[in-house]
RNA sequence: CCGGAAGGGCGGAGGCUCGCUCCCGGUUCGUCCGGGGGAGGAAAGUCCGAACACCGCCGGGCGCGAUGCCGCGUAACCUGUGCCUUCGGGCACCGGAUACACGCGGGCGGCGUGGCCGCGAGGCCCGCCGACGGACAGUGCCACAGAAAACAAACCGCCCGGGCUCCUCGGAGACCGGGUAAGGGUGAAAAGGUGGGGUAAGAGCCCACCGCUCCUCGCGCAAGCGCGGAGGCACGGAAAACCCCAUCGGGUGCAAGGCCAAAUAGGGGAUCGAGAGCGUGGCCCACGCCACGCCCCGCCACGGCGGGGCCGAUCCCGGGUAAGGCCGCUCAGAGAAAUGAGCCUCUCCUCCGCCUCCGGGCGGGGCAGACAGAAUUCGGCUUACAGCCCUUCCGGAGUU
Numbered sequence: 001c002c003g004g005a006a007g008g009g010c011g012g013a014g015g016c017u018c019g020c021u022c023c024c025g026g027u028u029c030g031u032c033c034g035g036g037g038g039a040g041g042a043a044a045g046u047c048c049g050a051a052c053a054c055c056g057c058c059g060g061g062c063g064c065g066a067u068g069c070c071g072c073g074u075a076a077c078c079u080g081u082g083c084c085u086u087c088g089g090g091c092a093c094c095g096g097a098u099a100c101a102c103g104c105g106g107g108c109g110g111c112g113u114g115g116c117c118g119c120g121a122g123g124c125c126c127g128c129c130g131a132c133g134g135a136c137a138g139u140g141c142c143a144c145a146g147a148a149a150a151c152a153a154a155c156c157g158c159c160c161g162g163g164c165u166c167c168u169c170g171g172a173g174a175c176c177g178g179g180u181a182a183g184g185g186u187g188a189a190a191a192g193g194u195g196g197g198g199u200a201a202g203a204g205c206c207c208a209c210c211g212c213u214c215c216u217c218g219c220g221c222a223a224g225c226g227c228g229g230a231g232g233c234a235c236g237g238a239a240a241a242c243c244c245c246a247u248c249g250g251g252u253g254c255a256a257g258g259c260c261a262a263a264u265a266g267g268g269g270a271u272c273g274a275g276a277g278c279g280u281g282g283c284c285c286a287c288g289c290c291a292c293g294c295c296c297c298g299c300c301a302c303g304g305c306g307g308g309g310c311c312g313a314u315c316c317c318g319g320g321u322a323a324g325g326c327c328g329c330u331c332a333g334a335g336a337a338a339u340g341a342g343c344c345u346c347u348c349c350u351c352c353g354c355c356u357c358c359g360g361g362c363g364g365g366g367c368a369g370a371c372a373g374a375a376u377u378c379g380g381c382u383u384a385c386a387g388c389c390c391u392u393c394c395g396g397a398g399u400u
Stems, first nucleotide, its partner, number of pairs: 001396010012346007020038007040371001044382002047380005052253004064249005069106005077096002080093005107132001108130005114125004133244002138242002141237002155184002157180006164173003192210006211233001212231004217226003257327004267317007279292005293310007349366007
């Protein structure tokens, strides 16, 4: 210098013109004037948790769901102080509080063509990963391969014995009975390992070491770790199978929720007008219909019959409603939603040419270019992202 990995940060600056939206002031009330505020690191997905709000809720049990090694830390929120303020509040700091969201650190375990030590089993370091309670509470599972997969198991091999066959008389072969988990082979996994003794061959059968289990003591807040001792070694794996244990968990989300509220329709009341009911009964109620009752008109054989009608106006009261208003709600902020566009200069980046003391400089061209768009607030996780910067590490090239 080039390339890469991990972690962290930035995500153009200044100006002019024309707009958009909110607030304040003015106003000649005009589609006006002046001043001020106006997106992000993820505003995103809405995945996890918290605040806040409403509804529900004696208590206990069952069920369901989530979480699951240890420690520490942390937001909105609350108290206080200071500063600023558009007087609503905002910001900073100290302290307090919450999170089985999350982050950091530690422990333990697994893995590694990694490094060091050891004859070896193995130990230590480094890096990466881990849904990391329980597998003697119970039930079930362990494919394929393999003789055997959990009350272990003799396929090959090894060893012993027996009779038979062959023979170069040393033995060899197949068969039968037994021993053997050392060796081979299968597998993700074969019932501690390494080395030695021992044995017919073998075997924790015995010994040393490694690993493991238990105990004492010590260290650590803890998870755990270490020294020493004891034990021949028990308890294969899987709980991301059911299950068991412990802890936690009510529901819905700002369209939460609170307040105010037209017009029309409907409910109640008062008064007035009108010829007649602000009528009664039945069809469960209501609407509506039927019968009875009443008023008007017509006909009449004075017994009745037919037709029409039995309502309207004014005022008051109370409830609800509108994607109506206000609050919740914010110096971005509401109404389904404003935060934009053009131009100039500079910077970053990049291309070409020239110069160079090799660090770079000069001239010209391109040129801000990614993901993206607040909707009650806060913390987190995840996902997207042009280009640039910083730190550490790795690989390659060059110079000294």